[in-house]
RNA sequence: AGAGUUUGAUCAUGGCUCAGGACGAACGCUGGCGGCAGGCCUAACACAUGCAAGUUGAACGCACCUUCGGGUGAGUGGCGCACGGGUGAGUAACGCGUGGGAAUCUACCCAGUAGUAUGGAAUAGCUCUUGGAAACGAGAAUUAAUACCGUAUAAGCCCUUCGGGGGAAAGAUUUAUCGCUAUUGGAUGAGCCCGCGUUAGAUUAGUUUGUUGGUGGGGUAAAGGCCUACCAAGACUACGAUCUAUAGCUGGUCUGAGAGGACGAUCAGCCACACUGGAACUGAGACACGGUCCAGACUCCUACGGGAGGCAGCAGUGGGGAAUAUUGGACAAUGGGCGAAAGCCUGAUCCAGCCAUGCCGCGUGAGUGAAGAAGGCCUUAGGGUUGUAAAGCUCUUUCAGAUGCGAAGAUAAUGACGGUAACAUCAGAAGAAGCCCCGGCUAACUUCGUGCCAGCAGCCGCGGUAAUACGAAGGGGGCAAGCGUUGUUCGGAAUCACUGGGCGUAAAGCGUGCGUAGGCGGACCAGCCAGUCAGGGGUGAAAUCCCGGAGCUCAACUCCGGAACUGCCUCUGAUACUGUUGGUCUAGAGACCGAGAGAGGAUAGCGGAAUUCCCAGUGUAGAGGUGAAAUUCGUAGAUAUUGGGAGGAACACCAGUGGCGUAGGCGGCUAUCUGGCUCGGUACUGACGCUCAGGCACGAAAGCGUGGGGAGCAAACAGGAUUAGAUACCCUGGUAGUCCACGCCGUAAACGAUGAGUGCUAGAUGUCGGGGUCUUAGACUUCGGUGUCGCAGCUAACGCAUUAAGCACUCCGCCUGGGGAGUACGGCCGCAAGGUUAAAACUCAAAGGAAUUGACGGGGACCCGCACAAGCGGUGGAGCAUGUGGUUUAAUUCGAGGCAACGCGAAGAACCUUACCAGGCCUUGACAUCCCGAUCGCGGGACACAGAGACGUGUCCUUUCAGUUUGGCUGGAUCGGUGACAGGUGCUGCAUGGCUGUCGUCAGCUCGUGUCGUGAGGUGUUGGGUUAAGUCCCGCAACGAGCGCAACCCUCGCCCUUAGUUGCUAACGGUUCGGCCGAGAACUCUAAGGGAACUGCCGGUGAUAAGCCGGAGGAAGGUGGGGAUGACGUCAAGUCUUCAUGGCCCUUACGGCCUGGGCUACACACGUGCUACAAUGGCAGUGACAGUGGGCUGCAAUCCCGCAAGGGGGAGCAAAUCUCCAAAAACUGUCUCAGUUCGGAUUGUUCUCUGCAACUCGAGAGCAUGAAGUCGGAAUCGCUAGUAAUCGUAGAUCAGCAUGCUACGGUGAAUACGUUCCCGGGUCUUGUACACACCGCCCGUCACACCAUGGGAGUUGGUUCUACCCGAAGCCGGUGAGCUAAUCAGGCAGCCGUCCACGGUAGGAUCAGCGACUGGGGUGAAGUCGUAACAAGGUA
Repeated sequence: AGAGUUUGAUCAUGGCUCAGGACGAACGCUGGCGGCAGGCCUAACACAUGCAAGUUGAACGCACCUUCGGGUGAGUGGCGCACGGGUGAGUAACGCGUGGGAAUCUACCCAGUAGUAUGGAAUAGCUCUUGGAAACGAGAAUUAAUACCGUAUAAGCCCUUCGGGGGAAAGAUUUAUCGCUAUUGGAUGAGCCCGCGUUAGAUUAGUUUGUUGGUGGGGUAAAGGCCUACCAAGACUACGAUCUAUAGCUGGUCUGAGAGGACGAUCAGCCACACUGGAACUGAGACACGGUCCAGACUCCUACGGGAGGCAGCAGUGGGGAAUAUUGGACAAUGGGCGAAAGCCUGAUCCAGCCAUGCCGCGUGAGUGAAGAAGGCCUUAGGGUUGUAAAGCUCUUUCAGAUGCGAAGAUAAUGACGGUAACAUCAGAAGAAGCCCCGGCUAACUUCGUGCCAGCAGCCGCGGUAAUACGAAGGGGGCAAGCGUUGUUCGGAAUCACUGGGCGUAAAGCGUGCGUAGGCGGACCAGCCAGUCAGGGGUGAAAUCCCGGAGCUCAACUCCGGAACUGCCUCUGAUACUGUUGGUCUAGAGACCGAGAGAGGAUAGCGGAAUUCCCAGUGUAGAGGUGAAAUUCGUAGAUAUUGGGAGGAACACCAGUGGCGUAGGCGGCUAUCUGGCUCGGUACUGACGCUCAGGCACGAAAGCGUGGGGAGCAAACAGGAUUAGAUACCCUGGUAGUCCACGCCGUAAACGAUGAGUGCUAGAUGUCGGGGUCUUAGACUUCGGUGUCGCAGCUAACGCAUUAAGCACUCCGCCUGGGGAGUACGGCCGCAAGGUUAAAACUCAAAGGAAUUGACGGGGACCCGCACAAGCGGUGGAGCAUGUGGUUUAAUUCGAGGCAACGCGAAGAACCUUACCAGGCCUUGACAUCCCGAUCGCGGGACACAGAGACGUGUCCUUUCAGUUUGGCUGGAUCGGUGACAGGUGCUGCAUGGCUGUCGUCAGCUCGUGUCGUGAGGUGUUGGGUUAAGUCCCGCAACGAGCGCAACCCUCGCCCUUAGUUGCUAACGGUUCGGCCGAGAACUCUAAGGGAACUGCCGGUGAUAAGCCGGAGGAAGGUGGGGAUGACGUCAAGUCUUCAUGGCCCUUACGGCCUGGGCUACACACGUGCUACAAUGGCAGUGACAGUGGGCUGCAAUCCCGCAAGGGGGAGCAAAUCUCCAAAAACUGUCUCAGUUCGGAUUGUUCUCUGCAACUCGAGAGCAUGAAGUCGGAAUCGCUAGUAAUCGUAGAUCAGCAUGCUACGGUGAAUACGUUCCCGGGUCUUGUACACACCGCCCGUCACACCAUGGGAGUUGGUUCUACCCGAAGCCGGUGAGCUAAUCAGGCAGCCGUCCACGGUAGGAUCAGCGACUGGGGUGAAGUCGUAACAAGGUA
């Protein structure tokens, strides 16, 4: 100090989450020792039991005991019990903190002054009588005091009307001494008052009657409405009263860089409370935790009459709870109470016990040790790792254990802790390690299991068969007697921003103005010194934090000293600034005078055009409306047209990013009234200013009320269309409304999505209004307004830019993730509609902004393609062939599925193939390697038996391996055996390689450097031309380059050279007349090598370019035709069944062999083809012309047989030689428009061929049979020239089987105006809420499940207010015949009254729970209906 997470990527906004620290914690797993701390945060719930406050005989009498010294006990008296200890319920307060103040008291203590004289009457106890269960009393008699009461005295004290008046004491004791009374002062403690500070809510805005003040009186220790009578009507409050909720406050603690934020356990100060409420008494002090009285609730005792009690003291119990300890020891220390003292008391305190609750320290061993052991795990099988780790060897003994000795704490005695700390000796590595994590954040990786299951998860997210994310293991990382989790809090979060944020588009400027409080405020002079600054004084408790030391072996911990405590009060000083007071000024603001522009506002009047309606005329069949129609109007006369009239509303042109207005808004003309603005001038006022919470006013449209008005338009509504539907878009009608007057409403994307004001900061160019100067079609300049562009600067970017979103100041308003929600409840306003103010539960990890690259658009522009168009021929109809789907089946093996599956894998399923089915067999196997044993042969041939065959059994014949060291030694072969293994067309093409399809032979796809941008990215590659082409040229912040294009390659077309058999034959000769022979090398041809074409030439055009058009020459002309060649990539495209291959699966079977069957099925549907429907034809005849290619398990001539398929026999040929081989369309004749002399399906029958075998299931031939079909609906395919169409030929596969496929040649067309449209593609641009990219995204109702919430007849409870009733105890007041020892005064009981707790009645207010039913909201892999939004989203 940051990191993860919105996106395809980017920047910024913004939330969520994490890493750190802390804890009075709890939970899970684990647990050796010690020191120091801490330990009911919940029920201020209820409490059994014990203890926690007594002491004093040196105040007193009495009783008892006695060792005669004294002691003990119940009482009277004194002091204490108001401290110490606990708790935090209440309290938002002078309660606390801090700093001051005056009108007070203070037992014990200290100091001072003065005194302590003289009398008296009682009363507890005790004794007797007596009541009661008890608690506890009643009466009589008697007695003492430091108990009580007089008298005297009064230095000082108190009161006073200044004359005077009032009031004290206590003794004990031999002494010493301790006491007592009055008073003064101090100390300590306490009471009271004041300034400042001290939580949240305004969805709490008014509160208050002793209330605020005064006077008299009372009361108190003391000021005071503290109380009372009277008088006045005040007091508090927006600087937040009152009310509600929450809370003890502080020193401090945690965190943080700090400022802050959160907290207020332990320790310390203060306060409050003591079962709940009220009250006083005593006392120096209480309205009293372990006192009293009353009331209430609860518990206990009871003889039922009545009594007793209060752990929020220490232990402890129950309960509550996630959770918090012993019914311990001691007064040894410190301190407290009493006492003269000894001493007694002390659950304060000091110690111990329990608990890893925290902090700190220590240990669980050290050294050596490589055969890198075994085992585990992984493995590419070699090895790696665990790992010097272990074992082994050599050592040590801290802690724990055993034994011994043994403190300090004590300043003489006294030690609970405690035989504790410490020290010494002994034995033995001995007794002592876990927890979490390992996808990223975040240090640490592999294997197996699992298979969107089980599970994980703080956020992002993992898991659907190869999971570093689940579970286990091995290994690793982190911390360590702990480690993790959960919870809370601070931090990170500048994410409430004082330090230190924002508001054009991300959340955020009130619709606009006026203006109150408030905040801020021009220049000069002077005074004051409140703020401010400097210095001094007081205070800021101790502890804590920090610094320096010291003590426990160290540390934690403790002690000492210092600093600090940022604060408050006070004194003195300074006077620049702010403030304040006084004076002055004119630059801000205003005023006056003179001009000016304007749809500024209000009222009244007037005007023309147009629509509609009415009347009349002309006139006739339509009009109107639409994409097309219909509803509608019209023969009762519409529409059209002419004339006249009525009425209402709005004001064409001018008209303009022109004007005016604060905004909303304002548009014919005229008049009247009226607001503001601008310019110019001035001798006036003298800061009068700016902003503005509340408040007030204005405020489009729609809407509401009352009354008018109503032409056109037009929600609702009706009808017609459209549509799957159409409660819409379109059409025909049409009511509110729109208009006027008056009154409400108070909201808009009320927008410049930009609050107001002031100052400063380059310009350029339009325009509106006014002024000035000049050399006047104008130029320059100035003030005010309104636009565009642009610099600096700003901004996340877009953009803004003197009209700021720049640089500053002042004031106001507003924001703090999305949804829920601008909603609910409450308040206010409104006639209503509704407005305004304005949450929470719950839910998500995003939502949103700007820009980028793509993709897409029923966006735009340009261009191309047999894409359309123009043509030719087909498919779709028929029959058949073939493939597919479906169905069937034991099986109909599998794959391929829009284009880019379907005559596809398959260049050929009768068996085989074959993967499928049925049945029968084999199990180291049909095939490979290794090991062991046996045999040297194995093999070949023949036969027999059983069987469907595989296979099994048997017989016969033939044959008798090679090397050799002579050893069954080696090799080889076969058989048998054992296990490693073989084998799998089993799965996964979504684990893969390779290969292939497709976009597409489309013209694109990229890189380096530079440059622009915060960045993703851009530029280059865009633009102007051109091309088949990112082809080329020009231009340009780009310059170059690569993969593609083109060319290089093959082939066809022309020529040349070379070569001349098997090919050729012009000339010559021969000839059996056949290039047959001699011969030739000219020609054709063959097959090698060259040449030739490049927009090279000419003209035009273009920009003088690239190029295009035309022409010449040429065999060929503008890439000459064809082929091969397929960029970056896309489709998780296809293929595990070509092959290869990871993983998984099978192993007497999912492997292997065999027989038979199936892949050939058949109501049906589709694709691709063949043959046709005929005369451009059929049949018959004649016999002309090709080019590829094949051939020895072959092609086969001539010849013979058969009607034919074919058979017999067979020359030649491994082929430019022989052969397949015959080309077919062509031509001639005939048929003459018919289901035919078309067409050939189907069927019958007889044959042929191949083959072990043609039944399922081959091809062919002959004869016979002679189906559908007469040119094909919607729709759809191919083709631009040697092409389409048409004709035949050959080959691969192959025993046989082609209408398929691949090649070959013959004959040989038509058409293209053109690019509007359909499809596909390319480039640029635009919009986007898409990026799995439009087969996208996404909205709402309904249905279902769950969740929280509002309303709700009511109901239950809490709190509180008002009025009234009752009125305990008690203080106070009155009375007091009764009681009262001491002299009097008085006191008391009793009775009455005021106040008053609890309680009761009635009525409100408020909060919370439940509530039939109901409203919307949220969430939920695959529900329904539509398609509202995003592209012009198909009606912006």